[in-house]
RNA sequence: GGGCCCAUAGUCCAGCGGUUAAGACGUUUCGUUUACACCGAAAAGAUCCCCGGUUCGAUCCCGGGUGGGCCCA
Numbered sequence: 001g002g003g004c005c006c007a008u009a010g011u012c013c014a015g016c017g018g019u020u021a022a023g024a025c026g027u028u029u030c031g032u033u034u035a036c037a038c039c040g041a042a043a044a045g046a047u048c049c050c051c052g053g054u055u056c057g058a059u060c061c062c063g064g065g066u067g068g069g070c071c072c073a
Base pairs, nucleotide, nucleotide: 001072002071003070004069005068006067007066010025011024012023018056027043028042029041030040031039049065050064051063052062053061
């Protein structure tokens, strides 16, 4: 220098144009226990990396940027 892939709660990850972005772990509260843990129930928590475009409508499609990973030279 060229090519490909990825970026979504604190962490891991689902979502393939349409209503309230699903789940697990973690956190908090309640129950249980003498207490802790386990277990059960509930709650909070995501400007979907940034800018622009397409569209009636974008986490999703397109362009650029940033960051990360892999390959080639």